[in-house]
RNA sequence: UUCUUAUCAAGAGAGGUCGAGGAACUAGUCCUGUGACACCUCAGCAACCUGUAUAAAACAAGGUGCUAAUUCUAGCAAGUUGAUGAUAAAACUUGAAAGAUGAGAA
Numbered sequence: 001u002u003c004u005u006a007u008c009a010a011g012a013g014a015g016g017u018c019g020a021g022g023a024a025c026u027a028g029u030c031c032u033g034u035g036a037c038a039c040c041u042c043a044g045c046a047a048c049c050u051g052u053a054u055a056a057a058a059c060a061a062g063g064u065g066c067u068a069a070u071u072c073u074a075g076c077a078a079g080u081u082g083a084u085g086a087u088a089a090a091a092c093u094u095g096a097a098a099g100a101u102g103a104g105a106a
Base pairs, nucleotide, nucleotide: 001106002105003104004103005102006101007100008099013042014041015040016039017038021031022030023029025075026074027073028072043067044066045065047064048063049062050060051059052058071098076095077094078093079092080091081090
């Protein structure tokens, strides 16, 4: 890097350095000099693996990971509601696609 698979409505922040963008992409809408983002230090959470234990839970925090907003919302399709002569807009539900993380394989 590619493939397979599981989960993604919960949870968790402070200091220092830097100095303008950031939230994957597009469109919205948010965060941000009351210094975001990124890096370092310490702290915390507990998704997966591991350990204890087991029917499951629960506990621990060793390996990855994570610590604004449901993966911030939508982006393709189907359905329901609604409206109507018929269509459309709109709202909601469900399943995909895409993305993130873990585990396994090449």